Annotation
Model confidence (mean pLDDT): 81 of 100. The RNA shown here (SAM riboswitch aptamer (S box leader)) has 101 nucleotides and comes from Rossellomorea aquimaris. NCBI's taxonomy places the organism under Bacteria, Bacillota, Bacilli, Bacillaceae, Rossellomorea.
RNA sequence: UCUUAUCAAGAGCAGGCGGAGGGACCAGCCCAAUGAAGCCCGGCAACCGACUUAUUCAAGCACGGUGCUAAUUCUUGCAGCGAUAAUGCUGGCAGAUAAGA
Repeated sequence: UCUUAUCAAGAGCAGGCGGAGGGACCAGCCCAAUGAAGCCCGGCAACCGACUUAUUCAAGCACGGUGCUAAUUCUUGCAGCGAUAAUGCUGGCAGAUAAGA
């Protein structure tokens, strides 16, 4: 970089270290010294592997590899529908994660 799948659920309401930033980007709107990022621990989920059951479709488990743990992927960015306007709906782009190339 490409392909496929998923992205409305879930996870610390006072765990430890740490100290000011964070929510990809834009614009907004938020979170943060009643403590951000990061690391450890805990937890959630179950994409891949292992294992068990089953049998074409899978189901279970959570041992290993990842991932995730404010807000729908926080909303928006392009196009369509609709509307006086706003709200709204659908798809796309972008992004994230997994597996493969």

About this RNA: The model forms 87% of the base pairs in the Rfam consensus. The RNAcentral record of the sequence draws on MGnify.